[in-house]
RNA sequence: GCCGAAAUGGCUCAGUUGGUAGAGCAUAUCAUUCGUAAUGAUAGGGUCGCGGGUUCGAGUCCCGCUUUCGGCU
Repeated sequence: GCCGAAAUGGCUCAGUUGGUAGAGCAUAUCAUUCGUAAUGAUAGGGUCGCGGGUUCGAGUCCCGCUUUCGGCU
């Protein structure tokens, strides 16, 4: 330099044919217990790597860029 994959709550990931983003773990509170752990319930937390475009509407489609991983030379 070229090709491919990935980037979404604190962490690991999902998100169908474009229709207003979820799960598990973690955190906080409550219940349970003599108490802790475990268990159950509830709550908070993300505008989806960055910048543009298309569209009534974009995590999803198009373009550019950044970072990480793999491959080729």